This is a predicted structure of a 74-nucleotide RNA (transfer RNA) from a Nanobdellota archaeon. The sequence is in RNAcentral, with records from ENA. Model confidence (mean pLDDT): 81 of 100. Its Rfam family is "tRNA". By type it is a transfer RNA. Rfam's curators write: Transfer RNA (tRNA) molecules are approximately 80 nucleotides in length. Lineage of the source: Archaea > Nanobdellati > Nanobdellota.
RNA sequence: GGGGCUGUAGUGUAGCUUGGCUAUCACUCAAGCUCGGGGAGCUUGCAACCGGAGUUCGAAUCUCCGCAGCCCCA
Numbered sequence: 001g002g003g004g005c006u007g008u009a010g011u012g013u014a015g016c017u018u019g020g021c022u023a024u025c026a027c028u029c030a031a032g033c034u035c036g037g038g039g040a041g042c043u044u045g046c047a048a049c050c051g052g053a054g055u056u057c058g059a060a061u062c063u064c065c066g067c068a069g070c071c072c073c074a
Stems, first nucleotide, its partner, number of pairs: 001073007010027003020057001029045007050066005
């Protein structure tokens, strides 16, 4: 220098191909309840689409330009 893949709550992850309901689940965290308990169970809740621009009535999803990580070629 060229090419490919990936980026979503504090952590991990589904959803992306095929644009559309309040963005999924688990752990963590908070509150409440329960059980002799340090611990566990149940219920409820908080929290996210890497950044920018474009297309569209509507973008996590499509297009473009970047950023970061990994891999391959040179």